[in-house]
Molecule: c-di-GMP-I riboswitch aptamer
Organism: Nitrospirota bacterium
RNA sequence: CCAUCGAAAAGGCAAACCCCGGGGGACGGGGGGACGCAAAGCUUCCUGUCCCAAGUUGGAUAGAGGGGUUGCCGAA
Numbered sequence: 001c002c003a004u005c006g007a008a009a010a011g012g013c014a015a016a017c018c019c020c021g022g023g024g025g026a027c028g029g030g031g032g033g034a035c036g037c038a039a040a041g042c043u044u045c046c047u048g049u050c051c052c053a054a055g056u057u058g059g060a061u062a063g064a065g066g067g068g069u070u071g072c073c074g075a076a
Base pairs, nucleotide, nucleotide: 005074006073012037013036017032018031019030020029022027035063041069042068043067045066046065047064048061049060050059051058052055
């Protein structure tokens, strides 16, 4: 220094719910709020689930799982 791993420390993100406004809908944006998270950063490549105006190559979910990729710290 790198990989694996996840003690400590410094921080980070933000579930449900509420308000505002967007969408045909799944859902997502802003604010509040914290259930939790070592990638709960990003990415639809695979699978699952969900939506409908059922598609040629539709859409949503990355906090459903896998894969890819980037990243903070440095004990055992």